[in-house]
Context: one part of a larger RNA
RNA sequence: CUGGGCGUAAAGGGUGCGUAGGCGGUCGUGUGUGUCGGGUGUUAAAUUUUGGGGCUCAACUCCAAAGUGCGCCCGAAACUACAUGGCUAGAGUAUCGGAGAGGGAAGUGGAAUUCCAGGUGUAGCAGUGAAAUGCGUAGAUAUCUGGAGGAACACCUAUGGCGAAGGCAGCUUCCUGGACGAUAACUGACGCUGAGGCACGAAAGUGUGGGUAGCAAAAGGGAUUAGAUACCCCUGUAGUCCACACCCUAAACGGUGUACACUCGGUCUUGGACGAUUAGAUCCGUUCAGGGCCUAAGCUAACGCGAUAAGUGUACCGCCUGAGGACUACGGCCGCAAGGCUAAAACUC
Numbered sequence: 001c002u003g004g005g006c007g008u009a010a011a012g013g014g015u016g017c018g019u020a021g022g023c024g025g026u027c028g029u030g031u032g033u034g035u036c037g038g039g040u041g042u043u044a045a046a047u048u049u050u051g052g053g054g055c056u057c058a059a060c061u062c063c064a065a066a067g068u069g070c071g072c073c074c075g076a077a078a079c080u081a082c083a084u085g086g087c088u089a090g091a092g093u094a095u096c097g098g099a100g101a102g103g104g105a106a107g108u109g110g111a112a113u114u115c116c117a118g119g120u121g122u123a124g125c126a127g128u129g130a131a132a133u134g135c136g137u138a139g140a141u142a143u144c145u146g147g148a149g150g151a152a153c154a155c156c157u158a159u160g161g162c163g164a165a166g167g168c169a170g171c172u173u174c175c176u177g178g179a180c181g182a183u184a185a186c187u188g189a190c191g192c193u194g195a196g197g198c199a200c201g202a203a204a205g206u207g208u209g210g211g212u213a214g215c216a217a218a219a220g221g222g223a224u225u226a227g228a229u230a231c232c233c234c235u236g237u238a239g240u241c242c243a244c245a246c247c248c249u250a251a252a253c254g255g256u257g258u259a260c261a262c263u264c265g266g267u268c269u270u271g272g273a274c275g276a277u278u279a280g281a282u283c284c285g286u287u288c289a290g291g292g293c294c295u296a297a298g299c300u301a302a303c304g305c306g307a308u309a310a311g312u313g314u315a316c317c318g319c320c321u322g323a324g325g326a327c328u329a330c331g332g333c334c335g336c337a338a339g340g341c342u343a344a345a346a347c348u349c
Stems, first nucleotide, its partner, number of pairs: 004320003007303002012317001014200004021193003025087007034079001035076008049065006090190001091187003094183004102176007109153001114148007124135002161168002205246006214240002219235004257316006265294011298305002322349003331342004
């Protein structure tokens, strides 16, 4: 090694692209790398194993044989590998088509909150379980008109769509990525996975410069309470917003890595195509790609999963090995910092 696992028990990397590596469709031809068969040499002695012998047995000892491995020779050619020539079912390209909050930039719209100015108007407003702090006769709240500014986009909205993930929503224009369907014209295995690496990566946080309506860590005040460094209330600064540059984490979750193939059905839904029908459509049928629910077989400790598998298989990567100590220490690398990544041991049970 043969011979374990990773939805919830420990365990899927946050996500993609991709280097090395691993693995790889179909039909020929050749070579003979791996592979297989035969032969031969070697594999010191002792030891081990097997078959015998000797000490009364055994240990011990003597004789003989066997022996994986390696070298060489001969042979086989299915598989593997390499070389070479084809193929089109994998993959990609092309043409046509429709769908979409996919990304970036610029412009622009209405509702609402707040603030400012003015008009009307008078004693309250706000807030709570109840209050108080707070605002208001220097005229608030309410209401009308005008203006300023920032942020977010009600209805449509969906169990809906798009994106690799994070995530993405007013409207218009420009730039731009991907997926899907139809045709089957072109290339001809160009593929899958992917240690390192590179890129992206919510929120919070950091730096510089702007911006600041609302909300709101910190902070102040009022309550509650035995206390109340809270929950509730009144204020309120960072922050939230923009540009550029960092940070690189998450219950980054479907707690389920990626790719491919196969395996009863039912139903709803999104985007295409075809057929049937029709005046033209809808309904209906078939099919491709997605999003859900219910289930057969099967799987599972159970819960549940069940063509969007956790079923049946293949390829490659990542990860787990009792609990705590410990998402820690030390060291290294990264970072402006906060910290991140990698990652023990003593000891206790």
Predicted 3D model of a 349-nucleotide part of an RNA (small-subunit ribosomal RNA, central domain) from an uncultured bacterium. Its mean pLDDT, the model's own confidence on a scale to 100, is 87. It matches the Rfam family "Bacterial small subunit ribosomal RNA". Gene Ontology terms of the family: structural constituent of ribosome and ribosome.